A computed fold for a 75-nucleotide RNA from a Candidatus Aerophobota bacterium, annotated as transfer RNA.
[in-house]
């Protein structure tokens, strides 16, 4: 520098226009002689940023940052 995939809760990922969700963590109750398990409730997100399109955007589109892969470069 070209192409191509990805960015959503701590972690690991679904979700692909109108309700933000799982699993595992995590915290309080129960329950045990205590600990795991296991059951009952709860916390926890500017959905990368930034503009656009739409009545309505995490979801579509630009553009721009950061990660991973291929390829080119590397005097």
């Nucleotide at each position: 520098g070209c192409g191509g995939a990805g960015u959503u809760a701590g972690c690991u990922c679904a979700g692909a226009g109108g309700g933000a969700g799982a699993g595992c963590g995590c915290u309080u109750g129960c329950c045990u002689u205590a600990c795991a398990a296991g059951c009952a409730a709860g916390a926890g997100g500017u959905c990368g940023c930034u503009g656009g399109u739409u009545c309505a955007a995490a979801u579509c589109c630009a553009g721009c940052a950061c990660u991973c892969c291929g390829c080119a470069c590397c005097a």
It matches the Rfam family "tRNA". It is annotated as a transfer RNA. Its family is annotated with triplet codon-amino acid adaptor activity in the Gene Ontology.
NCBI's taxonomy places the organism under Bacteria, Bacteria candidate phyla, Candidatus Aerophobota.
The sequence was found in a public genome assembly.